[in-house]
RNA sequence: GGGCUCGUGGCUUAGCCUGGUAUAGCACCACUCUGAUAAGGUGGGGGUCGCAGGUUCAAAUCCUGUCGAGCCCA
Numbered sequence: 001g002g003g004c005u006c007g008u009g010g011c012u013u014a015g016c017c018u019g020g021u022a023u024a025g026c027a028c029c030a031c032u033c034u035g036a037u038a039a040g041g042u043g044g045g046g047g048u049c050g051c052a053g054g055u056u057c058a059a060a061u062c063c064u065g066u067c068g069a070g071c072c073c074a
Base pairs, nucleotide, nucleotide: 001073002072003071004070005069006068007067010026011025012024020057028044029043030042031041032040050066051065052064053063054062
C1' cells in the first nucleotide's frame, strides 16, 4: 500500500441482506417481598447506532469518504 470482518445504553448484544417508533439480558435507581440480606416481583432512567457527507418524504439499514480494532496479502 491492497483486501475482508467488526464498531449500536455502563457491559454483552438483536435489528442491517428486504429503509418506516432502536431491542433484549446483566448492571444502575425507586417501590414491593424479608426480622435482615440475597433471590424473586413491579416500575423507571440511560442510545440518537464510530465520525462526516450524500440519496430519500423517511437512514442503524443504501452510497461515498474517513477513524479505530482484528485477520489476510504484498